[in-house]
RNA sequence: UGGAUUGUCUUCUAGGGUUCCGCCGAAUGGGUCAGGUCCGAGAGAAGACGCGGUGUGUCGCCGUACACGGAGGGAUAAAAGCCCGGGAGGU
Numbered sequence: 001u002g003g004a005u006u007g008u009c010u011u012c013u014a015g016g017g018u019u020c021c022g023c024c025g026a027a028u029g030g031g032u033c034a035g036g037u038c039c040g041a042g043a044g045a046a047g048a049c050g051c052g053g054u055g056u057g058u059c060g061c062c063g064u065a066c067a068c069g070g071a072g073g074g075a076u077a078a079a080a081g082c083c084c085g086g087g088a089g090g091u
Stems, first nucleotide, its partner, number of pairs: 007049006015039002020036002022033001023030002050064006066086001068089001072084003
């Protein structure tokens, strides 16, 4: 200087909006309504699987690290810490 890898899923949380419900309103409507449904993390949590190691082996134990980060675009009803994306860039 250049390149590669850093697994998958589930539940939940931070967070997010407003289809539906609820709430507010006499009503068109209102998320500038705490909430239920809903969306939801690579850099949040827990668990399962997987992988690696090991043992007294249909199972048990150990390990599975680290991770600063736009702008812009995309989906959905809509938005987002969702997706593009462990991207650009930075160290």
This is a predicted structure of a 91-nucleotide RNA (Guanidine-I riboswitch aptamer) from a Clostridia bacterium. The sequence was found by an Rfam model in a public genome assembly. Model confidence (mean pLDDT): 85 of 100.